[in-house]
RNA sequence: CAGCGAUAAAGGCAAACCUGUUGAAAAGCAGGGACGCAAAGCUAGAGGGCCUGUAAAAUGGCAGCCAGUUACCGAA
Numbered sequence: 001c002a003g004c005g006a007u008a009a010a011g012g013c014a015a016a017c018c019u020g021u022u023g024a025a026a027a028g029c030a031g032g033g034a035c036g037c038a039a040a041g042c043u044a045g046a047g048g049g050c051c052u053g054u055a056a057a058a059u060g061g062c063a064g065c066c067a068g069u070u071a072c073c074g075a076a
Base pairs, nucleotide, nucleotide: 004074005073012037013036017032018031019030020029021028022027035064041069042068043067047066048065049062050061051060
């Protein structure tokens, strides 16, 4: 440096659901709450995929689907 990921250490995130709120919806935000996560950090015209929506169509969403990219720790 690359790969790998433990019943290690320190810390981190937060599904469903509930309350409030925004939205046509998908979904977002805030609080509560933990199913899980070694990138569940970031990136959504200019990679693929999925959801909403429509007569058809995303210029609407999803990064906790793959992907791209950056990064903490160090047993085997």
c-di-GMP-I riboswitch aptamer from Acetobacterium malicum subsp. dehalogenans DSM 11527, 76 nucleotides, folded computationally. The coordinates come from a structure-prediction model, not an experiment, and the mean pLDDT is 84. Its Rfam family is "c-di-GMP-I riboswitch aptamer". Gene Ontology term of the family: cyclic-di-GMP binding. The organism belongs to Acetobacterium malicum subsp. dehalogenans, within Bacteria.